[in-house]
RNA sequence: GGCCCCUUCGUCUAGUGGUUAGGACACAUCCCUCUCACGGAUGAAACAGGGGUUCAAUUCCCCUAGGGGCUA
Numbered sequence: 001g002g003c004c005c006c007u008u009c010g011u012c013u014a015g016u017g018g019u020u021a022g023g024a025c026a027c028a029u030c031c032c033u034c035u036c037a038c039g040g041a042u043g044a045a046a047c048a049g050g051g052g053u054u055c056a057a058u059u060c061c062c063c064u065a066g067g068g069g070c071u072a
Stems, first nucleotide, its partner, number of pairs: 001071007010025004018055001027043005048064005
């Protein structure tokens, strides 16, 4: 240099065109408890950036950035 794959809450991850982007852990508040832990309830929190296709994009296409792999 060429080709291929990945990027979603703080972390790990589901989601392959349309209904509020879901779950686990962590975090906050409340309940429970003499207190802590455990347990229970509630809450906050995310689609790498830009453009395109489409009535509609996390999802499809292109470019850029970052990471990984194969090849020379």
A computed fold for a 72-nucleotide RNA from Parcubacteria group bacterium M6-OD1-1, annotated as transfer RNA. The prediction has a mean pLDDT of 82. It matches the Rfam family "tRNA". By type it is a transfer RNA.